A computed fold for a 105-nucleotide RNA from a soil metagenome, annotated as SAM riboswitch aptamer (S box leader).
Its mean pLDDT, the model's own confidence on a scale to 100, is 82.
It matches the Rfam family "SAM riboswitch aptamer (S box leader)". Rfam's curators write: The SAM riboswitch is found upstream of a number of genes which code for proteins involved in methionine or cysteine biosynthesis in Gram-positive bacteria. The SAM riboswitch acts at the level of transcription termination control. Its family is annotated with regulation of gene expression in the Gene Ontology.
The model forms 97% of the base pairs in the Rfam consensus.
RNA sequence: CAUCGAGAGGGGUGGAGGGACUGGCCCAGUGAAACCCCGGCAACCAUUCCGCGCGAGCGGGAACGGUGCCAAUUCCAUCAGGCUCCAACAUAGGCCUGGGAGAUG
Numbered sequence: 001c002a003u004c005g006a007g008a009g010g011g012g013u014g015g016a017g018g019g020a021c022u023g024g025c026c027c028a029g030u031g032a033a034a035c036c037c038c039g040g041c042a043a044c045c046a047u048u049c050c051g052c053g054c055g056a057g058c059g060g061g062a063a064c065g066g067u068g069c070c071a072a073u074u075c076c077a078u079c080a081g082g083c084u085c086c087a088a089c090a091u092a093g094g095c096c097u098g099g100g101a102g103a104u105g
Stems, first nucleotide, its partner, number of pairs: 001105004009038005017027003022077003039070003044066002047062006074101001079098006
């Protein structure tokens, strides 16, 4: 700096945790984490093809390599602002935008 509402699981070993933290809510002996094997998703990097451009580059396709990923939106929330609900004010709730934190490249 970019992306994070899409997508993609079987087996073996293992034996109680896991979803980052906190709260919530979930997943888990119908077998958690971790490790291994095989498979898959995706297209960030590399490679490669096509189109456009004077060019830097832009758009699209492929998927043998390097990462990543394969419950739930990053599972949800947290901080700030706005909208909504009300006769009105405030709170709670709901919705939207931005931030913070985190993940991957």